[in-house]
Predicted 3D model of a 77-nucleotide RNA (c-di-GMP-I riboswitch aptamer) from a Campylobacterales bacterium. The prediction has a mean pLDDT of 83. Taxonomically the source falls in Campylobacterales (Bacteria, Pseudomonadati, Campylobacterota, Epsilonproteobacteria). Of the family's consensus pairs, 95% are formed in the model.
RNA sequence: AUGUGUAAAAGCCAAACCUGGUGUGAAUCAGGGACGGAAAGCUUCAGGUCUCGUUCAGAGAUGGCUGAGUUGCCUUA
Numbered sequence: 001a002u003g004u005g006u007a008a009a010a011g012c013c014a015a016a017c018c019u020g021g022u023g024u025g026a027a028u029c030a031g032g033g034a035c036g037g038a039a040a041g042c043u044u045c046a047g048g049u050c051u052c053g054u055u056c057a058g059a060g061a062u063g064g065c066u067g068a069g070u071u072g073c074c075u076u077a
Base pairs, nucleotide, nucleotide: 002077003076005074012037013036017032018031019030020029021028022027035064041070042069043068045067046066047065048062049061050060051059052058
């Protein structure tokens, strides 16, 4: 530097659901909670899905939908 993720270790994140807050909404934040995750770290660049909008123009949500970009722990070849 490139590849692997069977096993192990150190740790990490946290779906559904519940409580409270924010938002018209998709959703999001905090606490509880674990379905899972080897990038479930980060970025809406492309596509998808979703919301608001008269559904046109437009504005937004989702990185735990996929691709891409970028950074990175452990292990092993």